A computed fold for a 73-nucleotide RNA from a Myxococcales bacterium, annotated as transfer RNA.
The coordinates come from a structure-prediction model, not an experiment, and the mean pLDDT is 81.
NCBI's taxonomy places the organism under Bacteria, Pseudomonadati, Myxococcota, Myxococcia, Myxococcales.
This record gives sequence, C1' cells and structure tokens, in this order.
RNA sequence: GUCCUCGUAGCUCAGUGGAUAGAGCAGCGGCUUCCUAAGCCGAAGGUCGCAGGUUCGAUCCCUGCCGGGGACG
Repeated sequence: GUCCUCGUAGCUCAGUGGAUAGAGCAGCGGCUUCCUAAGCCGAAGGUCGCAGGUUCGAUCCCUGCCGGGGACG
C1' cells in the first nucleotide's frame, strides 16, 4: 500500500430498514440474614466510532475518514 473483518451501556454481546435500542455481568437502592456470601425485587445507565448520502423512515443500506484485529505484498 491492497483486501477482509469488527466498532451498540463500565465490561461481554444480541438486534440488521419501522414506533420508547435490549440481555447477562458489574455498580446503585431495597427485601432476606446475627454479619457476610448466595438468592429475590427495583431503578438507573446509550450522540449505536465520526461525517456525508439514499429513503417517508437508518443502529441496520452506500461512500469517505478514525480506531482494533487479520491476510497478502
């Protein structure tokens, strides 16, 4: 340099054109316990990497850029 792949909550990931974007774990509050752990309940947490385009509508499709990983030279 060329090509492929990934980027979504603090972490690990799902979702792949349609209405308020979800789960598990972590953290927070509560119940329970003599105390912890475990268990149960609840609430919170997101510019969906950035910018542009297509579309009535984009996390999803297209283009460029940025970052991680890989293959080739």